[in-house]
Model confidence (mean pLDDT): 80 of 100.
The RNA shown here (c-di-GMP-I riboswitch aptamer) has 88 nucleotides and comes from a Nitrospirota bacterium.
RNA sequence: UCUGAAAAAAGGCAAAUCCAUCGAAAGGUGGAGGCGCAAAAUCACCGGUCUGAACGAGCUCUGUCUCUACGAUAGCGGGAUUGCCAGA
Numbered sequence: 001u002c003u004g005a006a007a008a009a010a011g012g013c014a015a016a017u018c019c020a021u022c023g024a025a026a027g028g029u030g031g032a033g034g035c036g037c038a039a040a041a042u043c044a045c046c047g048g049u050c051u052g053a054a055c056g057a058g059c060u061c062u063g064u065c066u067c068u069a070c071g072a073u074a075g076c077g078g079g080a081u082u083g084c085c086a087g088a
Base pairs, nucleotide, nucleotide: 001088002087003086004085012037013036017032018031019030020029021028022027035075041081042080043079045078046077047076048073049072050071056067057066058065059063
């Protein structure tokens, strides 16, 4: 530097759900829990997806409407950085 079948060893993280809490929401945080994960470690740079408070726009169907990110998602994918073990 590359590969890694989770072959082995040491471990790590923690889905859904429930409780509490923050938030307009998506979702986040803590505890329980364990679906799974070789980066399910970190980062919103690119694409996607989710929400739509506020601002703004649109429609007349004046609405509990539609669009809309400056919000979120790293366990959607790409990318960047770093890391354990084994082999080459």